[in-house]
About this RNA:
The part of an RNA shown here (small-subunit ribosomal RNA, central domain) has 342 nucleotides and comes from an uncultured bacterium.
Context: one part of a larger RNA
RNA sequence: UUGGGCGUAAAGCGUGCGUAGGCGGCGUGUUAAGUCGAAUGUGAAAUCCCACAGCUCAACUGUGGACGGUCAUUCGAAACUGGCAUGCUAGAGUACGGCAGAGGUUAGUGGAAUUCAUUGUGUAGCGGUAAAAUGCGUAGAUAUAAUGAGGAACACCAGUGGCGAAGGCGGCUAACUGGACCGGAACUGACGCUGAGGCACGAAAGCGUGGGGAGCAAACAGGAUUAGAUACCCUGGUAGUCCACGCCGUAAACGAUGAGAACUAAGUGUUGGGGUAACCCAGUGCUGAAGUUAACGCAUUAAGUUCUCCGCCUGGGGAGUACGGCCGCAAGGUUGAAACUC
Numbered sequence: 001u002u003g004g005g006c007g008u009a010a011a012g013c014g015u016g017c018g019u020a021g022g023c024g025g026c027g028u029g030u031u032a033a034g035u036c037g038a039a040u041g042u043g044a045a046a047u048c049c050c051a052c053a054g055c056u057c058a059a060c061u062g063u064g065g066a067c068g069g070u071c072a073u074u075c076g077a078a079a080c081u082g083g084c085a086u087g088c089u090a091g092a093g094u095a096c097g098g099c100a101g102a103g104g105u106u107a108g109u110g111g112a113a114u115u116c117a118u119u120g121u122g123u124a125g126c127g128g129u130a131a132a133a134u135g136c137g138u139a140g141a142u143a144u145a146a147u148g149a150g151g152a153a154c155a156c157c158a159g160u161g162g163c164g165a166a167g168g169c170g171g172c173u174a175a176c177u178g179g180a181c182c183g184g185a186a187c188u189g190a191c192g193c194u195g196a197g198g199c200a201c202g203a204a205a206g207c208g209u210g211g212g213g214a215g216c217a218a219a220c221a222g223g224a225u226u227a228g229a230u231a232c233c234c235u236g237g238u239a240g241u242c243c244a245c246g247c248c249g250u251a252a253a254c255g256a257u258g259a260g261a262a263c264u265a266a267g268u269g270u271u272g273g274g275g276u277a278a279c280c281c282a283g284u285g286c287u288g289a290a291g292u293u294a295a296c297g298c299a300u301u302a303a304g305u306u307c308u309c310c311g312c313c314u315g316g317g318g319a320g321u322a323c324g325g326c327c328g329c330a331a332g333g334u335u336g337a338a339a340c341u342c
Stems, first nucleotide, its partner, number of pairs: 004313003007296002012310001014201004021194003025088007033081002035077007042069001049065006091191001092188003096183003103177007110154001115149007125136002162169002206247006215241002220236004258309006266287009291298002315342003324335004
């Protein structure tokens, strides 16, 4: 490079927005860049291929033809692609009327529980485990009652329920705010899809500054267990977990399945909306036809049948390492080899 692939074998960027680029609905007219046809010119000879001929044959030689092009010029065609002009409404969007929702941000607020403090009652234990011990307790614990403080999380409702691009989102109230869906069809008239770079968002942990700190709990200490026990179990316990602002930019960031469009049996549960109803639209599950798959399985939410665009893979180890670049306060991230070896 050709070809083949990416659910689980190597392989879908964590997710979105979007630049260039690539691709792009239905008509009419026009153009003639792509495309197609014709003519002319050129495309050296030899070689290669085909036919014929000549050395007795062959190698070889000769003659003729053919081959060889994103070629140039001229003339022509107008279906398709492109350009220009003009229209359309099935794609896309706007408006209107509804509608469900833990979608987001900010402020306020509620009860249960844990812990602590004070006070009352009360007395010898409590706690913990497989069993114990460390620990707490006559300076009155545990238990129980009242009051107070403070932080964090929101039982039941709760549901293969809902919302969000993903990460994710769950007490209640208010303000601000994003998106989806349904309905009838008023408007715009292809305004679309994808998207190298780029930009933004991005769990947990971690980092910086300042707060906060109830519970939990890396590190750490002690008690056990054990041959040992730098663990599992127990008693404590600091970062952290929480808030504000700023970084980090990674995860089995998973549906291990990129986005968009069209087509291809059914049955059944559920969420939102419409309809008197049959049923229809949108979402989310299960079982399954054809088909597909190495199998498992997938199967109108495809891993089926096709189209457009992007990303990625090319034996295992070395290695997501080294070096260099870029980013970061650091931790590190990103890009990403080779020798060697099997």